[in-house]
């Protein structure tokens, strides 16, 4: 460079889960040589609970901080790995 295949973004659906982020299942097919697995480091998303403030007339609302919750299709790292001009 080819070849056999693989995965599946956005989006749609859900008497699935979750507070949410998001995950899962089906459809779909932007792309991916690791877009296979892994949350160790950085980054990033959410903020239930918690804390603080405002509000407080009954109901309870609003704002901020924060991960032990996510993202592996953000980067680095670790592990495994198809083909062959190698």
């Nucleotide at each position: 460079a080819a070849a056999u295949g693989g995965c599946a973004a956005a989006c749609c659906u859900g008497c699935u889960c979750g507070a949410a982020a998001g995950a899962c299942a089906g459809g779909g097919u932007c792309g991916c040589a690791a877009a296979g697995c892994u949350a160790g480091a950085g980054g990033u998303c959410u903020a239930a609970a918690u804390c603080g403030a405002a509000g407080c007339a009954c109901u309870a609302u609003u704002c901020g901080a924060c991960a032990a919750g996510g993202c592996a299709g953000c980067u680095c790292g670790g592990c495994c790995g198809c083909c062959g001009a190698a």